Predicted 3D model of a 385-nucleotide RNA (Bacterial RNase P class A) from Pseudohongiella sp. Taxonomically the source falls in Pseudohongiella (Bacteria, Pseudomonadota, Pseudomonadales, Pseudohongiellaceae). Its Rfam family is "Bacterial RNase P class A". The family's RNA type in Rfam is ribozyme. Gene Ontology terms of the family: tRNA processing, dimeric ribonuclease P complex and ribonuclease P activity. Of the family's consensus pairs, 94% are formed in the model. The coordinates come from a structure-prediction model, not an experiment, and the mean pLDDT is 75. It was read from a public genome assembly, where an Rfam model found it.

[in-house]
RNA sequence: CGAGUCGGCCAGGCAGUCGCUGCCAGAUCUGCGUCUAUUACCGUUUCGGCGGUAAAUGAGGCACCUGGUGGAGGAAAGUCCGGGCUCCAUAGAGCAGAACGCCAGGUAACGCCUGGGAGGCGAAAGCCUACGGAAAGUGCAGCAGAGAGUAGACCGCCAACCCCGGCUUCGGCUGGGCGGUAAGGGUGAAAGGGUGCGGUAAGAGCGCACCGCGCGACUGGCAACAGCUCGUGGCAUGGUAAACCCCGUUCGGAGCAAGGCCAAAUAGGGAUCCGAUGGUGCGGCUCGCACUGGAUCCGGGUAGGCUGCUUGAGGCCAGUAGUGAUGCUGGUCCCAGAUGAAUGACUGUCCCCGACAGAACCCGGCUUAUCGGCUGACUCGCUUA
Repeated sequence: CGAGUCGGCCAGGCAGUCGCUGCCAGAUCUGCGUCUAUUACCGUUUCGGCGGUAAAUGAGGCACCUGGUGGAGGAAAGUCCGGGCUCCAUAGAGCAGAACGCCAGGUAACGCCUGGGAGGCGAAAGCCUACGGAAAGUGCAGCAGAGAGUAGACCGCCAACCCCGGCUUCGGCUGGGCGGUAAGGGUGAAAGGGUGCGGUAAGAGCGCACCGCGCGACUGGCAACAGCUCGUGGCAUGGUAAACCCCGUUCGGAGCAAGGCCAAAUAGGGAUCCGAUGGUGCGGCUCGCACUGGAUCCGGGUAGGCUGCUUGAGGCCAGUAGUGAUGCUGGUCCCAGAUGAAUGACUGUCCCCGACAGAACCCGGCUUAUCGGCUGACUCGCUUA
């Protein structure tokens, strides 16, 4: 210098003007409601007061006003996992269902993360894995091929044995049948261990050596697992479990429109008292007709309002334990909280001309989207010293 791998961080900058919203402070001109000293009037009275209305003093509250200060994200997204919180349910156990599945650790918990093992990819840094069980059972497998799971004679190989012929120099040679054979060819993704020697008519774990595989020990490791260790078995067990299934682990349900508090008008409900010869209407009266109880108090629900609401498994810094995820200790900071729903608009200027995208109860993850840039560690190649 080039190619690449793994992490961390930023997410147009600056200035001005005008807004929106949370909080804090000030102020009290205006509006609204609260408390309160006082006065007047009305009602009531057991003559002490009590209730109401109006004026008006002071105080603090909200709105308005003034000033200060905070104001979207790394994914706020998908709502896919896990938890907090809330309400409901719940003796205990089981069935069903769902999710997960190498080992150890971390965590509030997880299907997440860290470290390790095994398998695969890469020259390497490094990356990927749904990675329990196929000798419990059931099922499934296109084409090709003789045969595809109780293996299988298409070509080939074989004349040792048996049967029928031909020839014969009588030793045999040869054709066919009955058969043997998984070495070789061919088919296929896959043909029931591999290589070699022996063996045989030809062959074959048929026998042996080595390799592989299974089982049991031993050694190392917490374990998964590993071993150029020992013994043993001629080898029995093809694939598929994101097919049913089996084994193991975990799981009660609903969600902030959860839940709690205050509470109007109207219409229902309940209690007490009174009335039912009453009241209202049919323009005044009588009859008649039609309709109908009244007052007070209580309680539930609705509209609406308040709360839940943001101080939290919180951020930053330092130390410390650990390979690490992470834990512990100390210091320091407060950093959106709306509810027709704010977080913006305009102007100027600079540059590399700016991606994906907008909180709604809160956290931890995963996944997906994303212009460009900064930075740390590492691998390989080339060049120079």